[in-house]
RNA sequence: GGGUUGUUAGUGGGAGAGCGUGGUCCUUCAGGGACUGCCGCCGAAGGUGAAAACACCCAUAAUCUCUCAGGCAAAAGGACCGCUAACGAUGG
Numbered sequence: 001g002g003g004u005u006g007u008u009a010g011u012g013g014g015a016g017a018g019c020g021u022g023g024u025c026c027u028u029c030a031g032g033g034a035c036u037g038c039c040g041c042c043g044a045a046g047g048u049g050a051a052a053a054c055a056c057c058c059a060u061a062a063u064c065u066c067u068c069a070g071g072c073a074a075a076a077g078g079a080c081c082g083c084u085a086a087c088g089a090u091g092g
Base pairs, nucleotide, nucleotide: 003090004089005088006087007086008085009084010083011082012081013080018039020038021037022036023035024034025033026032040072041071042070046068047066049064
C1' cells in the first nucleotide's frame, strides 16, 4: 500500500398489513387531521423466547418465534445492502 473488517457520518435502494368502525375535539368544512374504544391484520426500529453442538448442567443465535412496543393511503420510520469519507484493527 492492497485485501478483509469495526465504529461514525453522508448518500442511494428498502418489504408487509383495514384510507375499517363508534365517540370526542380541530379545521383549509374536503374523500381531511389528532386522541380514544372495538374488531381484523403485519414484522425488517426496539424487545421476549429458546436448539443442536455434548452423557448431564450452565452460558449462548437468527431474517426463526412471540406480537409487549411499533406499524397497517401518502409522509415519516424501517432490519439489511451498495457507494464515499474519517478514525481504528490485522486474517475474517